[in-house]
RNA sequence: GAGUUUGAUCCUGGCUCAGGACGAACGCUGGCGGCGUGCUUAACACAUGCAAGUCGAACGAUGAACCACUUCGGUGGGGAUUAGUGGCGAACGGGUGAGUAACACGUGGGCAAUCUGCCCUGCACUCUGGGACAAGCCCUGGAAACGGGGUCUAAUACCGGAUACUGACCAUCGCAGGCAUCUGUGAUGGUCGAAAGCUCCGGCGGUGCAGGAUGAGCCCGCGGCCUAUCAGCUUGUUGGUGAGGUAGUGGCUCACCAAGGCGACGACGGGUAGCCGGCCUGAGAGGGCGACCGGCCACACUGGGACUGAGACACGGCCCAGACUCCUACGGGAGGCAGCAGUAGGGAAUUUUGCGCAAUGGGCGAAAGCCUGACGCAGCAACGCCGCGUGCGGGAAGAAGGCCCUCGGGUUGUAAACCGCUUUCAGCAGGAGCGAAACUGACGGUACCUGCAGAAGAAGCCCCGGCCAACUACGUGCCAGCAGCCGCGGUGAUACGUAGGGGGCAAGCGUUGUCCGGAUUCAUUGGGCGUAAAGAGCUCGUAGGCGGUUCGGUAAGUCAGGUGUAAAAACUCCAGGCUCAACUUGGAGAGGCCACCUGAUACUGCCGUGACUAGAGUCCGGUAGAGGAGCAUGGAAUUCCUGGUGUAGCGGUGAAAUGCGCAGAUAUCAGGAGGAACACCAGCGGCGAAGGCGGUGCUCUGGGCCGGAACUGACGCUGAGGAGCGAAAGCGUGGGGAGCGAACAGGAUUAGAUACCCUGGUAGUCCACGCCGUAUACGUUUCCAUUAGGUGUGGGACCUCGUCAUUCGGGUCCUGGUGUUGUAGCUAACGCAUUAAGUGCUCCGCCUGGGGAGUACGAAUUGCAAGGUUAAAACUCAAAGGAAUUGACGGGGCAGUAUCACAAGCGGCGGAGCAUGUUACUUAAUUCGAGGCACCGCGAAGAUCCUUACCUGGGUUUGACAUGUGGGGAAAAGCCGUAGAGAUACGGUGUCCUUCGGGGCCCCAUCCAGGUGGUGCAUGGCAGUUAUCAGCUCGUGUCGUGAGAUGCAGGUUUAAUUAGCGCAACGAGCGCAAAAAUCGUCUUAUGUUGCCAGCGGGUAAUGCCGGGGACUGGUAGGAGACUGCCGGGGUCAACUCGGAGGAAGGUGGGGACGACGUCAAGUCAUCAUAGGAGUUUGGUCCAGGUCUCCAAACCAGUUACAAUGGUCGGUACAAAGGGCUGGUAUACCGUGAGGUUGAGGGAAUCCCAAAAAGUCGGUAUCAAUUCGGAUGGGAGUGGGCACCUCGAGUCCGUGAAGACAGAGUGGCUAGUAAUGACGGAUCAGCAACUCCGGGGUGAAUAUUUUACCGGGCCUUCUGCACUCCGCCCGUCACACCACGAAAGUCGGCAACACCCGAAGCCAGUUUCCCAACCCGCAAGGGAGGGAGCGUCGAAGGUGGGGUCAGCGAUUGGGGAGAAGUCGUAACAAGGUAGCCGUUCCGGAAGGAGCGGCUCGAUCACCUCCUUU
Repeated sequence: GAGUUUGAUCCUGGCUCAGGACGAACGCUGGCGGCGUGCUUAACACAUGCAAGUCGAACGAUGAACCACUUCGGUGGGGAUUAGUGGCGAACGGGUGAGUAACACGUGGGCAAUCUGCCCUGCACUCUGGGACAAGCCCUGGAAACGGGGUCUAAUACCGGAUACUGACCAUCGCAGGCAUCUGUGAUGGUCGAAAGCUCCGGCGGUGCAGGAUGAGCCCGCGGCCUAUCAGCUUGUUGGUGAGGUAGUGGCUCACCAAGGCGACGACGGGUAGCCGGCCUGAGAGGGCGACCGGCCACACUGGGACUGAGACACGGCCCAGACUCCUACGGGAGGCAGCAGUAGGGAAUUUUGCGCAAUGGGCGAAAGCCUGACGCAGCAACGCCGCGUGCGGGAAGAAGGCCCUCGGGUUGUAAACCGCUUUCAGCAGGAGCGAAACUGACGGUACCUGCAGAAGAAGCCCCGGCCAACUACGUGCCAGCAGCCGCGGUGAUACGUAGGGGGCAAGCGUUGUCCGGAUUCAUUGGGCGUAAAGAGCUCGUAGGCGGUUCGGUAAGUCAGGUGUAAAAACUCCAGGCUCAACUUGGAGAGGCCACCUGAUACUGCCGUGACUAGAGUCCGGUAGAGGAGCAUGGAAUUCCUGGUGUAGCGGUGAAAUGCGCAGAUAUCAGGAGGAACACCAGCGGCGAAGGCGGUGCUCUGGGCCGGAACUGACGCUGAGGAGCGAAAGCGUGGGGAGCGAACAGGAUUAGAUACCCUGGUAGUCCACGCCGUAUACGUUUCCAUUAGGUGUGGGACCUCGUCAUUCGGGUCCUGGUGUUGUAGCUAACGCAUUAAGUGCUCCGCCUGGGGAGUACGAAUUGCAAGGUUAAAACUCAAAGGAAUUGACGGGGCAGUAUCACAAGCGGCGGAGCAUGUUACUUAAUUCGAGGCACCGCGAAGAUCCUUACCUGGGUUUGACAUGUGGGGAAAAGCCGUAGAGAUACGGUGUCCUUCGGGGCCCCAUCCAGGUGGUGCAUGGCAGUUAUCAGCUCGUGUCGUGAGAUGCAGGUUUAAUUAGCGCAACGAGCGCAAAAAUCGUCUUAUGUUGCCAGCGGGUAAUGCCGGGGACUGGUAGGAGACUGCCGGGGUCAACUCGGAGGAAGGUGGGGACGACGUCAAGUCAUCAUAGGAGUUUGGUCCAGGUCUCCAAACCAGUUACAAUGGUCGGUACAAAGGGCUGGUAUACCGUGAGGUUGAGGGAAUCCCAAAAAGUCGGUAUCAAUUCGGAUGGGAGUGGGCACCUCGAGUCCGUGAAGACAGAGUGGCUAGUAAUGACGGAUCAGCAACUCCGGGGUGAAUAUUUUACCGGGCCUUCUGCACUCCGCCCGUCACACCACGAAAGUCGGCAACACCCGAAGCCAGUUUCCCAACCCGCAAGGGAGGGAGCGUCGAAGGUGGGGUCAGCGAUUGGGGAGAAGUCGUAACAAGGUAGCCGUUCCGGAAGGAGCGGCUCGAUCACCUCCUUU
């Protein structure tokens, strides 16, 4: 920097990614070289070989070759070799990191508290004696390892004596210096202490002292891990005196004395860990690491111990104990790869049992030399870094193949082929440098040079949805799979798999793991805490931190300069060497919170028991107050008791009931008792640190404020621990108990109701004393300073005015409280704003993703208990969250609207019969679709066949239908016959057009046809709905970080976002309206098929005829209506009310017209269409059947139930349509449906056609009827191939239910409802009672907007955004995961007490043993040594505890899980506002009581403020 919380936004905040690194591992792949690196795990166990020896110039002995001599036995010389004595080395080099939190390490100092072999320098010396022990020889034990005894012997082995200074020590007396103990040094006296020889004669050694160098030891300051869920630790502990011990200081050890020492600046304990130079990362500060290389430390199978030595408590030494392994003759022995190789094992994982001492270095030696798995090299491994190569140039017919395709092409791609060229590397051959000054080269015939041949031998891996560079096809179909995060996959997947293509890196590429970075996500640099996580409930106060003015001093902090050191390597820079680079060499630089020296003195500190008064405090005088504690006391009200009056109810609720009452309630009057709380005053008024405090009086008492300026003189602020206070609930003891009231009981409500409501009611509420210590204990931690105002209010002071006066009223100013508004500034925004959340300072507390969880365990014991405080982890999620925005929603609000939303009305539906559609059922099939409003007389404006898609059966496969190509044919259709249910098959007959090219027809083959098969959730188109609701947007500007807002809010008006006014908006678009068509009025033109007033003619009659244009009507064009006019209202407005005129008046009526969007709403079966599936079938042909069934239910109809009616007869008035496969006049026949006939009419001409209700008269008279017509019987008609399933009329006869319809519910506001007939569509006919139209007759009602339904606008809340059909909580059930508890059980670790007590040091002792020296002739004795005994002491044993893990029947909660169960707690006033603390109760969410909070909606009131 990016991705990820949201519909979108800003913020907070976590998770994730891109970078770099690695001693790595794994997957795929692999040409060469150089330089590096290579058991991170089992400090597990180790076979085998090697890794430390050397010196004969220390010594005795052995003694080969060779030489000489020889008596041939040997002798002399010689000295290779070497076991032993002796010397030096073995304490280095090499390995490992177990232990260690420590003076172990780093850094800087100290040793006046020390040692130092070999080496260097200087001075001096090296005299004289002695006795042994190995080896050897003899004997002997043992399997072996290894010994035992006797005897001989040398030395640079061992011991005595002498000498010795400058040496050590002691004593005395001085001098000098210093840092406390002291150090250096001089003199005198005393005591003590040395030595080794060899030789090639050059030397090499030996001893003492002093110094140097090197190495080592000890001490100190400072620095560097986690944990307080480790808070107290300590008895050699802390100090002293004395002694011992050591190279040396020291409790290092011991005796005695004292009682100290360490610790919140983290002792003690636990966990983890070798430390550093450095390495990785990072801009840096930091963070992580401590492989290789280098320094230090520690360790060497585990534990203990010392010896030797200059040096060890010793990796390849010793002793003891333990575990393990091996050998064994069972008696006893041997061993220690964390050296180099190597083996087994562990593990994801780490190499050869190589060559050489040529170089560098080490040991020994005088040297030659020997030894050296240190080291130098080689081998293995892409483990890392660096370098090189796998060719270069030309080459378009853009080949073939692959992939994609819109079929045109594109791409792979100059890539290949092909032509030309080159030869690095690898290969083959020849030569060959440095490493070496001389003998000497493991590497190695290697680096390097030269020659030869030939493009020849040499490319993979990952990725391609976003982050993140790179896209298509196929396969798959929430499957298989992918995934770092977000997330892909449910039939069009750029996300899975494959392919083509592309991108990245390249002998590698990816993955995994770890670290840093990004992460300012522990924030010193560089964060926060009103609402996101976060201010402790409040105060006092200890340590600590911070601290007013001024003078002088000091120089600790601070600053500057210098000196030393900060090893080398590393790092940076500059050069050099390998062809370059990696690598390497040289030079320079850099590096500390280090030490010391010199200087500066502003600030901080310290000193001057300096000075000051502005902070703080004291004093004096006033002042307000529900501040606190105690004791008294008052009235109102509730309840109870007594008495009176009085009678049937009271009480309670949404409505009721439980309850109380004739045993007299409620009501009312009087008297009494008792407890609790204090109306009005009362106020965003007062007081208090907070919790909190309210009648009145008295006593005691704390604090504040104001004024004065007398006193003190920085006495201050904060405050870890600590102490005190601390609502309500709760607990203990004792009282008290009126009202209220958890629990409980009853009554209601309810599906249930462990609730809300009601009636009762116990703890409790009250008091005293003692606990508890928590709350949404809330304003937003404390102190100080500073930064605009306005306006209220409580307190005080001052001045002034009024008043007779006052504790009165008004005004001004100040101060310190308490509100509100608001600028700058701040803030993510909301908001805060002198009472800061602004600007600064000080101190304390707290936060670091959500859940798990304020939980578990542990502790404090904190508590009587309930519980409180402190406070995790596993696991799990990619979010959780804050503020604001737009919507949607609310059993939120407001004003308004109504176009039938209600109301007021009219006639219906729901009951009956029938018809129709649907569900359901049935069926071989009952084809399919439509589903709240917005499906259901809907698609269907016509299902007997057809339609038809469904079922059964029979056929067919280039197909019933289309086109192309290739090939073939002369027939095909039609007609007739036969078989068949038919499709079809067979036979006969039959022969087309032409511009002469052919067309048309048939057959075969092949591209393909075809489908009412699936997906309306892949689509187009169409139409539905919201809704004819008034809305939906845009440009520019402005406001806001932004999503967005404004415009479009406000008030007026309208049917309307309609139009005025106003306004940070100004304009515009789609809608509204208008415009077009229609109806209503007038007018002009016209005159047939329409009309007929006047004139004429004619008829039985008729615009029938001549004529006419007047009228009606048709056609075409105009006019008219615009709130234009008048009056009232209104803002001089829009507009509205009333009126005039007018055919029509405020949109004149009705229609068409449907904004942005919503419903994945409907339709793949109108049509079109994508991809997918079927292709002898899901295509197509045929016959029959089905879609018409019928227990039941529903919608919308129709006919009715009758008298406003039925029936019979007479009679009147329409409009709009349709008509040649048709409508039919007329006449005749039939009771009728209809039949026969056929004029006229393709229609303003003819026909359908009768309009019906109406009206005039007759009839029956309230009855299941002359109502009603279902049902079923008979007969007949038309249409049709055909009415059986299953059609429609007609006639005769039959004559069911039904008597106005429950709950409920749909329509309609005027030419409307209602009612009556007419026409058309589809159609052979018909279910039509459908649908679409036309005209006839023709009402009632509307108070109004309170409530219901729906829509719109504004506002508000929200945990909703798939938008309330939303979200969401808890129990229970099921399978899974991690964790806690648990009777217990099994281990580890560190201590403690006691027992045992190895090796060994040390101490004492001297019964026992002993060569050197002393005494002694000797025996023997002394000195000295050894063994034994003692203290300490590892391992081991016993014991009770501590602590940390594992397992654990069972149990507890938690997490996550697909669509389980029960409810509905929360989010809206979430339907009882929610939440916090506490107590009780309940299947569960939860409910109730008490106190608290607003992080509660709504309404009303009050106060204050702002604007006008």

The RNA shown here (small-subunit ribosomal RNA) has 1508 nucleotides and comes from an uncultured bacterium.
Its Rfam family is "Bacterial small subunit ribosomal RNA".